[in-house]
RNA sequence: GGACGGCAGAGCGUCCCUAAAUAGGCGUUAAGCUCUGCGCGGGCGCCGACCACCGGGCGCCGUCGUU
Numbered sequence: 001g002g003a004c005g006g007c008a009g010a011g012c013g014u015c016c017c018u019a020a021a022u023a024g025g026c027g028u029u030a031a032g033c034u035c036u037g038c039g040c041g042g043g044c045g046c047c048g049a050c051c052a053c054c055g056g057g058c059g060c061c062g063u064c065g066u067u
Base pairs, nucleotide, nucleotide: 001016002015003014004013005012006038007037008036009035010034011033025066026065027064032040042061043060044059045058046057047056
């Protein structure tokens, strides 16, 4: 300097061309490391379709506790 932990910025952390992870204080949650925003992933309900599975539409909610 670059890449990655959903995306952007910042933080925390890791790796060196790869995109993962037992890391990211500890635990918890379906909720992905944190905050803000997004609502990608996630949850619930309704509708449609189907023997069943997969795929569709709308609405709502969108980890928590602690250091």